Overview: This is a predicted structure of a 90-nucleotide RNA (Glycine riboswitch aptamer) from Silicimonas sp. The organism belongs to Silicimonas, within Bacteria.

[in-house]
RNA sequence: CCGCGCAAUGCGGGAGAAUCGGGGCCAGCCCCCGUGCCGAAGGAGCAACCGCCCCGGUAAACUCUCAGGCCAAAGGACCGUAUCGCGUUU
Numbered sequence: 001c002c003g004c005g006c007a008a009u010g011c012g013g014g015a016g017a018a019u020c021g022g023g024g025c026c027a028g029c030c031c032c033c034g035u036g037c038c039g040a041a042g043g044a045g046c047a048a049c050c051g052c053c054c055c056g057g058u059a060a061a062c063u064c065u066c067a068g069g070c071c072a073a074a075g076g077a078c079c080g081u082a083u084c085g086c087g088u089u090u
Stems, first nucleotide, its partner, number of pairs: 003088004008083006018035001020034005025028001036070003042066001043064003049057003
């Protein structure tokens, strides 16, 4: 220097499901209750495998739906890109 991996930040993209019913007063994209529903913040569960000896560790976009969400906006896993930093092969 190049390549690869990781992290942070900026930019771009980014799904699903109720503008449901009732109530409150401060009349607000507010709050409370109820029913139905969604999975892609976060959280929880496990197959192979490993340690080991009946116990433990451990994955996801799978499962659960605790939390969160169900017009739009916001948020959003994840993807692309730029910069910087760290690690690393030749």